[in-house]
Molecule: transfer RNA
Organism: Ahnfeltia plicata
């Protein structure tokens, strides 16, 4: 340089048949409960889905270019 895959909350992931709030675990924050601590239960915040663009009534989700990782070949 050429091919393929990844990029969603602090982290690790679901949703990639385009369709009505973008979910979960863990973590963290409060709060229950305990003599106390953990373990439990409950509750809240944290995303504008790697970036700019296009389609299209509607984009995490299709197309295109560009960044990052990785994998692969010469």
């Nucleotide at each position: 340089g050429g091919c393929g895959g990844a990029a969603u909350a602090g982290u690790u992931u679901a949703g990639u048949u385009g369709g009505u709030u973008a979910g979960a675990a863990c973590a963290u924050u409060g709060g229950a409960a305990u003599c106390a601590u953990a373990a439990u239960c409950c509750a809240a915040g944290a995303g504008u889905c790697g970036u700019a663009g296009g389609u299209u009534c509607a984009a995490a989700u299709c197309c295109u270019a560009c960044u990052u990782c990785c994998g692969u070949u010469a």